[in-house]
RNA sequence: ACAAAUUGCUUCUAGGGUUCCGACUGUGCUCUUAGCUCGGUGACUGGUCCAAGAGAAGCACGCACUCAACUGAGAUAGCGACACGGCGGGGCAAAAGCCCGGGAGGU
Numbered sequence: 001a002c003a004a005a006u007u008g009c010u011u012c013u014a015g016g017g018u019u020c021c022g023a024c025u026g027u028g029c030u031c032u033u034a035g036c037u038c039g040g041u042g043a044c045u046g047g048u049c050c051a052a053g054a055g056a057a058g059c060a061c062g063c064a065c066u067c068a069a070c071u072g073a074g075a076u077a078g079c080g081a082c083a084c085g086g087c088g089g090g091g092c093a094a095a096a097g098c099c100c101g102g103g104a105g106g107u
Stems, first nucleotide, its partner, number of pairs: 007060006015050002020047002022044001023041004028036003061080003064076001065074003082102001084105001088100003
């Protein structure tokens, strides 16, 4: 200096907004301890929902090791490191630590 690899999925969490539910609230109507229709509010705790490259757990997968020689088997005292980061744009109802993006930039 160059090349390859440092993985995927599921379930959650930090976080996020407001389609739906609920809550609160306004108008109207009614069979008026309240109920129903149509609106508003996410500086409404919540449920549904979205959700991490640099968060978690689990299951796979890859590599190494052992046996085997059937492209297989074995959890085998295994390994899968490190990671500061805008502005802006995108999509879903909308927003976000989602995607652009291990980007631009920085050390």